Small-subunit ribosomal RNA, central domain from an uncultured bacterium, 356 nucleotides, folded computationally. The prediction has a mean pLDDT of 81. RNAcentral holds the full RNA, with entries from ENA and SILVA. Rfam family: Bacterial small subunit ribosomal RNA.
[in-house]
Context: one part of a larger RNA
């Protein structure tokens, strides 16, 4: 390196999003002939291998003599594939017009109610708040509870759904403004422009780090009270970091569809939901309803097939195909050393000894 694999036994990179080098790639005609097939030439030392004669009595073993593998050069032929070059073509893939969908996905910015809290005002008059029970706490320097009034951060109840969007992490009050995609229906246009993607670059929940600000509520550490044999804890009652803005790092998650790479093609169906087109019929015209057909996403059921089963089953885990990643007994160990990043935390590549 062949091979066998990657849902749960080991293994799909966080999305691979962009995409650079590779690898691969739609029809059709003409040519050329680098792969490719195939002739003929040389070479491929000897021994070795197979043939045939010969010599030791036979064999082993050894002489002669032929042959021969495979790969290299050199020449000629083919012209189907793969490849180069011209030339076209539209079904791949893109560009664009008209209209329609979604918490339209992203950033700003402005504004709203409820709840919570603080401060002030009125009424009030002994508790309260907490638990399994309780205390600590907070209250006669008026607390809890009830009205006003002001301020503050954060977070958006109902709608809200097995429903939408986005590459993914993720995104839910409302308005503006800016901006990125997806889906259908319809014409017109480029003409393989295209999958895949080793390094690269982008983005990446939380939590943590730097610098400034903000700080209701909760809430690591911490302190107090309980429980307890002890309670560094569960339970209660304060509380700092954070949790929230703005900028810069950080780069990791069971970053999971309860563990499934991206893309293309093909292989029974049923029944939901959401959006997009069409047609029919009803309905008060706008508008909306049913029905039925098509596409686009999203669920549950399932032939065939496939899996050790579980279960997967046109959103495959089925048939095949392209390219990229991983794995190859368990523990030592995702450590140690070394390189690279990082301000630290520490991340990313990653072993052996030894053991079973």
């Nucleotide at each position: 390196u062949u091979g066998g694999g990657c849902g749960u036994a080991a293994a799909g990179g966080g999305u691979c999003g962009u995409g650079u080098a590779g690898g691969c790639g739609u029809c059709u005609u003409g040519u050329u002939a680098a792969g490719u097939u195939u002739c003929c030439g040389u070479u491929u030392a000897a021994a070795u291998u197979u043939c045939a004669a010969g010599g030791c009595c036979c064999a082993a073993c050894u002489u002669u003599g032929a042959a021969g593998u495979u790969g290299g050069c050199g020449g000629g032929a083919a012209a189907a594939c793969u490849a180069g070059c011209a030339a076209g073509a539209u079904u791949g893939a893109g560009u664009u017009u008209u209209c329609u969908u979604u918490a339209g996905g992203g950033a700003g910015a402005u504004u709203g109610g409820a709840a919570c809290u603080g401060a002030g005002g009125g009424a009030g008059g002994a508790g309260u708040a907490g638990u399994g029970a309780a205390a600590u706490g907070c209250g006669u320097u008026g607390a809890u509870c009830c009205c006003c009034u002001c301020g503050g951060g954060a977070a958006c109840a109902c709608c809200a759904g097995u429903g939408g969007c986005g590459a993914a992490g993720g995104c839910g009050a409302a308005u503006c403004u800016c901006u990125g995609g997806a889906a259908g229906a319809u014409g017109a246009c480029u003409g393989a422009c295209g999958c895949u993607g080793a390094g690269a670059c982008a983005c990446g929940a939380a939590a943590g780090c730097u610098a400034g600000g903000g700080g209701a509520g909760c809430g690591a550490a911490g302190c107090a009270g309980a429980u307890u044999a002890g309670a560094g804890a569960c339970c209660u009652g304060c509380g700092u970091a954070g949790u929230c803005c703005u900028a810069g790092c950080c780069c990791u998650a069971a970053a999971c569809g309860a563990a499934u790479g991206u893309c293309u093609g093909c292989u029974a169906g049923c029944c939901g939901c959401a959006u997009c087109u069409u047609a029919a019929a009803c309905u008060u015209u706008u508008a909306g309803u049913u029905u039925a057909a098509g596409g686009u996403g999203u669920a549950g059921c399932g032939a065939a097939g496939g899996u050790a089963a579980c279960c997967c089953g046109u959103u495959a885990a089925g048939c095949a195909g392209a390219c990229c990643g991983c794995c190859u007994g368990g523990g030592g160990a995702g450590u140690a050393c070394g390189g690279c990043c990082g301000c630290a935390a520490g991340g990313u590549u990653g072993a052996a000894a030894c053991u079973c």